[in-house]
RNA sequence: UGAGCAGGUCACCUUAUCGCUCCUUUCGAGGGGAGGAAAGUCCGGACACCAUAGUGCAGCAUAGCGGGUAACGCCCGUCCGUCGCAAGACGCGGACAAGUGCAACAGAAAGCAAGUACAGUUAGGCUGUAGUGAAAUCAGGUAAACUCUAUGCGGUGCAACGCCAUGUAAACCAGUGUUUGAGGGCUGCACGCCCGAGUUGGAGGGUAGGCGGAUUGAAUUUUUGGGCAACCAAAAGUCUAGAUAAAUGAUGAGGCUCGACAGAAUCCGGCUUAUGACCUGCUUUUUUU
Numbered sequence: 001u002g003a004g005c006a007g008g009u010c011a012c013c014u015u016a017u018c019g020c021u022c023c024u025u026u027c028g029a030g031g032g033g034a035g036g037a038a039a040g041u042c043c044g045g046a047c048a049c050c051a052u053a054g055u056g057c058a059g060c061a062u063a064g065c066g067g068g069u070a071a072c073g074c075c076c077g078u079c080c081g082u083c084g085c086a087a088g089a090c091g092c093g094g095a096c097a098a099g100u101g102c103a104a105c106a107g108a109a110a111g112c113a114a115g116u117a118c119a120g121u122u123a124g125g126c127u128g129u130a131g132u133g134a135a136a137u138c139a140g141g142u143a144a145a146c147u148c149u150a151u152g153c154g155g156u157g158c159a160a161c162g163c164c165a166u167g168u169a170a171a172c173c174a175g176u177g178u179u180u181g182a183g184g185g186c187u188g189c190a191c192g193c194c195c196g197a198g199u200u201g202g203a204g205g206g207u208a209g210g211c212g213g214a215u216u217g218a219a220u221u222u223u224u225g226g227g228c229a230a231c232c233a234a235a236a237g238u239c240u241a242g243a244u245a246a247a248u249g250a251u252g253a254g255g256c257u258c259g260a261c262a263g264a265a266u267c268c269g270g271c272u273u274a275u276g277a278c279c280u281g282c283u284u285u286u287u288u289u
Base pairs, nucleotide, nucleotide: 002284003283004282005281006280007279008278009277010276012255013254014253015252016251017250018249020033021032022031023030024029035261039272040271042270043269044268045267046266047157048156049155050154054191055190056189057188059153060152061151062150063149064078065077066076067075068074079093080091081090082089083088094148095147099146100145101142102141116130117129118128119127120126161212162211163210164209172202173201174200175199176198183195184194185193186192219238220237221236222235223234224233225232226231
C1' cells in the first nucleotide's frame, strides 16, 4: 500500500415558528411520541379460549459431546469433516449386515448372476492379471434417497378473549331427538371419555355501537463477583409509542461524514434478508527503513 476476516457504535445535526397524537393536570401548564432491522411470518414462548383424561396409529420436527436459556430448528465451548495461504466460515455430524432404491458415458458386465482377452492350473470361472470406469467377482459409495433408531410435539390465535348498551320476531313452517342420547368437543383417524335438550333445513326480521385486553417487561443501564464463553447472581438507578383507516409533518436559518435500507398495530427471545458511515482487533500481500 492492496486484499480480506471478526466484532462494535451511529443512523443527519442545531435552532425558531406553526401543526399532529397520548398521558397527567390545581385547567395555569408539564411530560412522552417508529427500527436495527419495525421487514420475512421462518422457529420458540408469554397470554386468552377450547378444557374435563387418556391410549394406539398416522403426521411433523430435531440428530457428535457438553453447557446456556422460560423455550427453541437459537446461542456458547469443544471434537470431527469440508472450504480457504491465513485470520476464519460452514454443517448435509445417529444407522448402509433390517429392508428397498440410485449411479450418465465407457465397459463383456454395475448385482445374485454371469463372463471379454491373456496366463497359471488339481482342468472346475478354481486362481490371477489386463481393458473400461468414480466404483467390478455375495465388493464398496449414497440416507438434504425412501427408510430404520433415539428424542420431542394438543389446537386456535388480540380479527384471541371479556364486559356493556341498542334493536327485533327468544316468533313461523318441515324433519328429527330428549337417557333406546339427536347434536357437539378432545390436530387427522380409531377406541375411550366428557357436555347435552335441543338440533338440521326453509322462509323472514334486527344489529354491526362503546369499553377493556393495551403495554412494568423472562425489560433496561452501571458496578462488583463467578464462568474460556454463552450467561448467572447481588447492589444501585431508569420508565422509554399505544394509533384504530390509522399520530412524527411543514416552513425558515445555519452546519457538514451531504444522510442508505426503510414505518409499530398483543408482546417478548432468536434466525434470515436489505442497507450508509465510522471505530477496534486480527490475517495476508507490496514497498521503505
This is a predicted structure of a 289-nucleotide RNA (Bacterial RNase P class A) from Croceitalea sp.
The sequence was found by an Rfam model in a public genome assembly.
Rfam family: Bacterial RNase P class A. The family's RNA type in Rfam is ribozyme.
The prediction has a mean pLDDT of 78.